[in-house]
ZMP/ZTP riboswitch aptamer (pfl RNA motif) from Mesobacillus maritimus, 81 nucleotides, folded computationally. It was read from a public genome assembly, where an Rfam model found it. It matches the Rfam family "ZMP/ZTP riboswitch aptamer (pfl RNA motif)". Rfam links the family to the GO terms one-carbon metabolic process and regulation of purine nucleotide biosynthetic process. The family has 185 seed sequences and 3,295 matches in Rfam 15.1. The source organism's lineage runs through Bacteria, Bacillota, Caryophanales, Bacillaceae and Mesobacillus.
């Protein structure tokens, strides 16, 4: 120095379900789905700042809150082409 991590801004953005309790709406279905809008939103890209890191950090994260469930996404690791 690259890079890692943290904060903030911008752009983009997968996923955003059912029941109950205070607190999504409308239309159509009936297991946990479809469409639209609102809201949430990890991740990705980039900029600035910070950093007792820089052969060590990290190994999980996301859907308004809680509980009970269902089904996914992102990131990471490995294999094959």
């Nucleotide at each position: 120095a690259a890079g890692g991590c943290g904060a903030u801004g911008u752009g983009u953005a997968a996923c955003u379900g059912g029941c109950g309790a205070a607190a999504c709406a409308c239309g159509g279905a009936u297991u946990a789905c479809c469409g639209u809008g609102a809201g949430g939103g990890a991740g990705c890209a980039u900029a600035u700042c910070g950093u007792u890191c820089g052969g060590a950090a990290g190994a999980g994260c996301c859907g308004u809150u809680c509980g009970c469930c269902u089904g996914g996404g992102c990131a990471g690791a490995g294999g094959u082409a």
The coordinates come from a structure-prediction model, not an experiment, and the mean pLDDT is 77.